[in-house]
């Protein structure tokens, strides 16, 4: 260079063939119990879904062009 695949919460991922509210674990946070700590139990916060354009009534999910990572081929 070409071909393929991934980028969603602080970290590991779901979310598949577009549908109405964007989730879970485990990290922080407050709470309950303990003489305190850990553990368990409950609760509440935390997201421009990489970026920018498109199709669509609607798009994390299709398209297209960068960006970043990886695997292969030359």
């Nucleotide at each position: 260079g070409g071909u393929c695949c991934c980028g969603u919460a602080g970290c590991u991922c779901a979310g598949c063939c577009g549908g109405a509210u964007a989730g879970a674990g485990c990290a922080g946070c407050g709470g309950u119990u303990u003489c305190c700590u850990a553990a368990a139990c409950c609760g509440a916060a935390g997201g421009u879904c990489g970026c920018a354009g498109g199709u669509u009534c609607g798009a994390g999910u299709c398209c297209u062009g960068c960006c970043g990572g990886g695997a292969c081929c030359g």

The RNA shown here (transfer RNA) has 74 nucleotides and comes from a Xanthobacteraceae bacterium.
Rfam family: tRNA. It is annotated as a transfer RNA.
It was read from a public genome assembly.
The coordinates come from a structure-prediction model, not an experiment, and the mean pLDDT is 80.